[in-house]
RNA sequence: GGAGUUGGCCGGGCGGCGGCUCCGACCUUCGGUCGGGGAGGAAAGUCCGGGCUCCGCAGGGCACGGCGCCGGGUAACACCCGGGCGAGGCGACUCGACGGAAAGUGCCACAGAAACAUACCGUCCCGACGAUGUCGGGAUAAGGGUGAAAUGGUGAGGUAAGAGCUCACCGGGUCCUUGGAAACGAGGGCGCCGGGCAAACCCCGCCGGGAGCAAGACCGAAUAGGGAGGGGACGAGGUGGCCCGCUGACCCUCCGGGUAGGUUGCUGGAGGCCGUCGGCAACGACGGUCCUAGAUAGAUCGCCGCACAAACACAGAACCCGGCUUACAGGCCAACUCCCACG
RNA sequence: GCCCAUGUAGCUCAGUGGUAGAGCACUUCUUUGGUAAAGAAGAGGUCACGAGUCCGAUUCUCGUCAUGGGCUCCA
Numbered sequence: 001g002g003a004g005u006u007g008g009c010c011g012g013g014c015g016g017c018g019g020c021u022c023c024g025a026c027c028u029u030c031g032g033u034c035g036g037g038g039a040g041g042a043a044a045g046u047c048c049g050g051g052c053u054c055c056g057c058a059g060g061g062c063a064c065g066g067c068g069c070c071g072g073g074u075a076a077c078a079c080c081c082g083g084g085c086g087a088g089g090c091g092a093c094u095c096g097a098c099g100g101a102a103a104g105u106g107c108c109a110c111a112g113a114a115a116c117a118u119a120c121c122g123u124c125c126c127g128a129c130g131a132u133g134u135c136g137g138g139a140u141a142a143g144g145g146u147g148a149a150a151u152g153g154u155g156a157g158g159u160a161a162g163a164g165c166u167c168a169c170c171g172g173g174u175c176c177u178u179g180g181a182a183a184c185g186a187g188g189g190c191g192c193c194g195g196g197c198a199a200a201c202c203c204c205g206c207c208g209g210g211a212g213c214a215a216g217a218c219c220g221a222a223u224a225g226g227g228a229g230g231g232g233a234c235g236a237g238g239u240g241g242c243c244c245g246c247u248g249a250c251c252c253u254c255c256g257g258g259u260a261g262g263u264u265g266c267u268g269g270a271g272g273c274c275g276u277c278g279g280c281a282a283c284g285a286c287g288g289u290c291c292u293a294g295a296u297a298g299a300u301c302g303c304c305g306c307a308c309a310a311a312c313a314c315a316g317a318a319c320c321c322g323g324c325u326u327a328c329a330g331g332c333c334a335a336c337u338c339c340c341a342c343g
Numbered sequence: 344g345c346c347c348a349u350g351u352a353g354c355u356c357a358g359u360g361g362u363a364g365a366g367c368a369c370u371u372c373u374u375u376g377g378u379a380a381a382g383a384a385g386a387g388g389u390c391a392c393g394a395g396u397c398c399g400a401u402u403c404u405c406g407u408c409a410u411g412g413g414c415u416c417c418a
Stems, first nucleotide, its partner, number of pairs: 001339010013306006020038008040314001044325002047323005052212004059244004064208005069083005084098001085096004099203002104201002106197003120144002122140008152170006171192001173190007216264004226255006237247002257417002271290008344414007353367004361398001369385005391407005
C1' cells in the first nucleotide's frame, strides 16, 4: 500500500426569521406575551419474553402450543455469554431448529431385480440334454446397471466363486480406564448386527390459565330499560378447545333509541453515564452523577446564511420494558488476519 | 393502536410432499344468411416474494409484502 474479519459510534453542527404542540406564570382571558420541554437506532414487523390491568385467584385430567448439545446470565425468553461437536474459509473469523430412527406407526415418486427383505446382467458349483451351448437347482452383494440413497471404505490374504470370512489402516458402535462440573475428549479391549426422513405422526425432558391500555377505574349528559327471534334450575352465563370441580339467573342475535364529553391508567424506569470490586465473559454488587415527548385527528417543520466534498439514507412515539428480525445514503474509531514492497 | 384471516389462470375456487386442475371467460374451427346456443381443438401459471428442511416444496418451517375482517360509550 492492497484485500478482508470483528466490535463500537455518528447519521448532522452553529446563527437568523417564521410556524406546530405540551406545561408553567402573567394580562385586557375571542386571544396574546414571556420562560421551559418536544421522536428512533430501528419509534417499523407485531415474531418471542416480561411488567401492569381485568376475568368468581386460574384446582385436577385430556387436548393443544412452544422450546431442545452442556454450563452460566437474567424479571423472563426462542435472547445473551462461555464451552463442546459439526460445516465453511489459507487466515482473522463465520454459520448451525445440534434430544431420540435399537418403543411403535407411516412415507421413500420415477428409475431399478430389490427402498428393508430382495439375484436383472454377471461370476461359481451341481444335474439333465438335442453339448464351444441350452434348461433346471443352488451359492454369491466382489463387478455392471438404476437411483437422492443399495447394507461400512481402501489394500492384502482366503475361497469353487465370493463375502468382516480373516488381517492392517480409516470410519462407526459398545465396554473399561482416564481428563473434565458437564457436553465431550484421549487411550485400550470386543467387534461391523438394523438405510434415510421426527421443519411426518410420535417418544423423552422442560415450560405455558385467558385476554389485552379500544385492558381497566371514576364523573357527567341524553334516551323508549321499546320490539322480534332463540336458549335457560333437565343449569344459561361466569373471556380458554373439552370434561370434572366451584358459582348460580339471566344470556345471545337482529331491529330500534340516546350520546359522539371529561378525568385517570400516562410515563422516573428491571433507566443512562462514570468509577471501584467480583467474574474469561454475559452480568452482578456498591458509590457518585444525570433526567422530564405524553398527544387524542394526533405536535418536531419550512426558508436563508456559514464552515464543508456534501448535508442526502431508512424512516415518525400512542401503556411501558428486555430481545429478535427487517430497512438504511454517507462517514468515523479500535483490534485482528492474509498478500505485496521496503528497512 | 390491538387482535385475527387470506394470497393458486382474466374471475370464482379445488389440490396439503412426487409432471398444477375444474367452472365461467379468451382464441381458432364446425354449424347459421348472420348472431347466440351447441360441438371440437387450443392458449394462458415466478402457486404473492425471499431463504431453509427434504432426493424432491403450491403443500412443511422462518422472514418480507399485499389484501380483507373484527375490537371504543349508555340503556

Annotation
Two RNAs folded together computationally: RNase P RNA and transfer RNA, 418 nucleotides in total. It holds a member of the Rfam family "Bacterial RNase P class A". Rfam classes the family as a ribozyme. Model confidence (mean pLDDT): 79 of 100.